[in-house]
RNA sequence: GGGGCUGUAGCUCAGUUGGCUAGAGCGAUACGUUCGCAUCGUAUAGGUCAUGGGUUCGACUCCCACCAGCUCCA
Numbered sequence: 001g002g003g004g005c006u007g008u009a010g011c012u013c014a015g016u017u018g019g020c021u022a023g024a025g026c027g028a029u030a031c032g033u034u035c036g037c038a039u040c041g042u043a044u045a046g047g048u049c050a051u052g053g054g055u056u057c058g059a060c061u062c063c064c065a066c067c068a069g070c071u072c073c074a
Stems, first nucleotide, its partner, number of pairs: 001073007010026004019057001028044005051065004
């Protein structure tokens, strides 16, 4: 220098052949339970879908560029 894969909540990840309000588990907070802790149950908060553009009535999803990580080739 070139090719491929990945990037979504604090962490690990799903997601949709373009359409509802973006989700799960763990974690956090509150409440219940307990003498108390743990466990368990309920609820709540938490997101620029890496970033910037484009196409479209509509983009996490399609296209382009760019950044970071991993990997292959030279």
A computed fold for a 74-nucleotide RNA from Victivallis vadensis, annotated as transfer RNA. Rfam family: tRNA. By type it is a transfer RNA. Rfam links the family to the GO term triplet codon-amino acid adaptor activity. Its mean pLDDT, the model's own confidence on a scale to 100, is 81.